Notes
This is a predicted structure of a 518-nucleotide part of an RNA (small-subunit ribosomal RNA, 5' domain) from an uncultured bacterium.
Context: one part of a larger RNA
């Protein structure tokens, strides 16, 4: 000099900023991911026509190019966004290459299709079990769901072959003849638009591969057997002992293997003159994991925190047969600790998932709440006022100290109180119009911040020191006792070191301690 502090006194206001470093303990209750009705099927009231009754109010039944709610199929999201630091000494990470070994949904650009069929099944109907969770069985029935078939420019894959390059492995650029493989429809009066299929190139993103760098300990000296390489297969997008057969015995290590201890890793951050040395809160970048532990399934992507199946602790429910659950999302509780907030408020903004839109969703995100945690920044007034009030200290009793300090006059009103007016942040979208343009509208914060005004000095000072170091001195009390102490040391009858006073010295909404760092 610092701090993600914590503890003691104190404590007016405002901005910005931060706040479980502890048990990756354990978790009530609420919310955290959903969206499309312009893919489609049923169900419910409804509104409207249209028929039957009825005088009607109505009630039936039937239809609609009408909108709703609701269950189901279907299609994209649910691999982002948040958490948290268990593991990990490792191609985790950081830089710098590499992939002629590679995937990539949406989203841009270029290109070419987008034809005709089937067959079923949930939702509902009907029948069983079961306490409950949930289950089998019979029936109907639709699609941008699922199966074939037709096509094939491009693309696989084999075959024949020509050119160019070249590290002789191959890699590129053509040519022909064989293979193989697609697709979906919605809206609209129509232009047209959102889709779907394939190809080819973008851009964003993943994944392998390698050089370099990365902590302690040799009271850890040997380690390996798919281990080291080879051939062949298999598996993967994709190279590879990534896995298997079978050959050959080889890889690694005092430039520290292996073992064992600690640890996310970085940009930073805090400190030094600087070299460095300590850190890795909060922001960001990557990595890892989601009660332990294992494994896949969908998928462009996971081996998947708010899925899915085994196992194991744990906890809850049960009609004992059998079932639900995972806060390291936000807030809360309990529990550890010295110690770390509200079970708010809105999606106005920005940003994300769907959707043509309108618009839903969104504890990201924006605010807003508590803590002087930290930084700033202002305020507790401001001038004049006595050879100097009282009061208290102190004394040599003459006087000195407090002290212009008060009182007293005279002034100002930030902050705060109170009235009173009040945003920016908002342009997208929407309507209507060919168009130019026009036209009603949206704010959580927030009656906030800012502005103006009324009153009156009026509501707002404390800690810690004062023997040296080290700014700053006297009384009384105490009597190696009480204590004090950061080192040196003070204290046994005059203690400037201990306790109180008055004085004084530093800093000031803080001031001291203890802690850790350099």
């Nucleotide at each position: 000099a610092a701090c993600g502090a914590a503890c003691g006194c104190u404590g007016g206001c405002g901005g910005c900023g931060u706040g479980c470093u502890u048990a990756a303990c354990a978790c009530a209750u609420g919310c955290a991911a959903g969206u499309c009705g312009c893919g489609u099927g049923c169900g419910c009231a409804g509104u409207u026509c249209c028929g039957u009754a009825g005088c009607a109010a109505u009630a039936c039944g039937g239809g609609a190019u009408c909108g709703g709610c609701g269950c189901a199929c279907g299609g994209c999201g649910c691999a982002c966004g948040g958490g948290u630091g268990c593991g990990u000494a490792a191609c985790a990470c950081g830089u710098g290459g590499g992939c002629a070994a590679u995937c990539u949904g949406c989203c841009c650009u270029c290109u070419g299709a987008u034809g005709g069929g089937g067959a079923a099944u949930a939702a509902c109907c009907c029948c069983g079990c079961g306490a409950a969770a949930g289950c089998g069985g019979g029936g109907c029935u639709a699609a941008u769901a699922c199966c074939g078939c037709a096509u094939a420019a491009c693309a696989u894959u084999c075959c024949u072959u020509g050119g160019a390059c070249u590290a002789c492995g191959g890699u590129u650029c053509g040519a022909g003849g064989a293979u193989u493989c697609a697709a979906a429809g919605c809206a609209g009066c129509a232009a047209u638009g959102c889709g779907u299929c394939g190809g080819a190139g973008g851009a964003g993103g993943a994944g392998c591969c390698c050089g370099c760098g990365c902590c302690c300990g040799a009271u850890u000296a040997g380690c390996u057997a798919g281990u080291u390489g080879g051939u062949g297969a298999g598996g993967u997008a994709a190279u590879g002992g990534c896995u298997c057969a079978c050959c050959a015995a080889g890889g690694c290590a005092a430039u520290g293997a292996u073992c064992g201890g600690u640890a996310g890793c970085u940009g930073g951050u805090c400190u030094g003159a600087g070299a460095g040395g300590a850190u890795g809160a909060u922001c960001a970048g990557c990595c890892a994991c989601a009660c332990u532990g294992g494994a896949a399934c969908u998928g462009a992507g996971a081996c998947a925190c708010g899925g899915u199946c085994c196992a194991g602790a744990c906890u809850c429910c049960u009609a004992c047969g059998g079932g639900a659950g995972g806060c390291a999302g936000c807030a809360g509780u309990g529990g550890g600790g010295a110690a770390u907030c509200u079970u708010g408020c809105a999606c106005a903004a920005u940003g994300g998932g769907c959707g043509a839109a309108a618009g839903c969703c969104u504890g990201a995100u924006g605010c807003a709440g508590c803590g002087a945690c930290g930084c700033c920044g202002c305020g507790u007034g401001g001038g004049g006022g006595a050879u100097g009030a009282a009061g208290c200290u102190u004394c040599u009793c003459g006087g000195a100290g407090u002290g212009u300090a008060a009182a007293c006059c005279c002034c100002u009103u930030u902050c705060g109180a109170c009235u009173g007016g009040g945003a920016c942040g908002a342009a997208u979208g929407c309507c209507c119009g060919c168009a130019a343009g026009g036209g009603a509208g949206u704010g959580a914060c927030g009656g906030u911040a800012c502005c103006a005004g009324u009153a009156g000095a009026a509501g707002a000072a404390g800690c810690a020191c004062c023997g040296g170091c080290u700014a700053a001195c006297u009384c009384u009390g105490u009597g190696c006792c009480a204590g004090c102490a950061g080192c040196c040391g003070c204290g046994g009858u005059a203690a400037u070191a201990c306790a109180g006073a008055g004085g004084g010295u530093g800093c000031g909404a803080g001031c001291g301690u203890u802690g850790u760092u350099c």
The full RNA is in RNAcentral, with records from ENA and SILVA. Its mean pLDDT, the model's own confidence on a scale to 100, is 86.